The RNA shown here (transfer RNA) has 75 nucleotides and comes from a Candidatus Marsarchaeota archaeon.
Its Rfam family is "tRNA". About the family: Transfer RNA (tRNA) molecules are approximately 80 nucleotides in length.
RNA sequence: AGCGAGGUAGGGUAGCCUGGAGUACCCGUCGGGCUCAUAACCCGAAGACCGGAGGUCCAAAUCCUCCCCUCGCUA
Numbered sequence: 001a002g003c004g005a006g007g008u009a010g011g012g013u014a015g016c017c018u019g020g021a022g023u024a025c026c027c028g029u030c031g032g033g034c035u036c037a038u039a040a041c042c043c044g045a046a047g048a049c050c051g052g053a054g055g056u057c058c059a060a061a062u063c064c065u066c067c068c069c070u071c072g073c074u075a
Base pairs, nucleotide, nucleotide: 001074002073003072004071005070006069007068010027011026012025013024014023020058029045030044031043032042033041051067052066053065054064055063
């Protein structure tokens, strides 16, 4: 330098192709229940404007452009 994969709650993922409520799962955190108590188990809650900027659109995590970061391959 070229090509490919990825960046989404505190951590890990799905959702993107085929636009329509920031939507879901696991772990963690907090509150409650259970227990003599802790763990386990059960119930509930908070938490992400989706790497950044711009564009298209009535409407963008999703489509387009540029840029940044991580990993891999080639030279």